This is a predicted structure of a 65-nucleotide RNA (transfer RNA) from Lacticaseibacillus saniviri.
RNA sequence: CGACUUAGCUCAGUUGGUAGAGCAUCUGAUUUGUAAUCAGAGGGUCGGGCGUUCGAAUCGUCUAG
Numbered sequence: 001c002g003a004c005u006u007a008g009c010u011c012a013g014u015u016g017g018u019a020g021a022g023c024a025u026c027u028g029a030u031u032u033g034u035a036a037u038c039a040g041a042g043g044g045u046c047g048g049g050c051g052u053u054c055g056a057a058u059c060g061u062c063u064a065g
Base pairs, nucleotide, nucleotide: 004065005064008023009022010021011020017054025041026040027039028038029037047063048062049061050060051059
């Protein structure tokens, strides 16, 4: 000086407008049982503080890693 920090993990979210996917987890179906497959569910103060704005993951600033 530059980049990154968003769900348990890996990551999207690109003119500011109700936060998502895959995997994992749980439940159900299927099976003699397991696995696989299918359906569904839960899970996030978006690293932290302050500011701008009607409204911030998104802009500014400070700060931590």

Rfam family: tRNA. By type it is a transfer RNA. RNAcentral records the identical sequence in 3 taxa. Taxonomically the source falls in Lacticaseibacillus (Bacteria, Bacillota, Bacilli, Lactobacillaceae).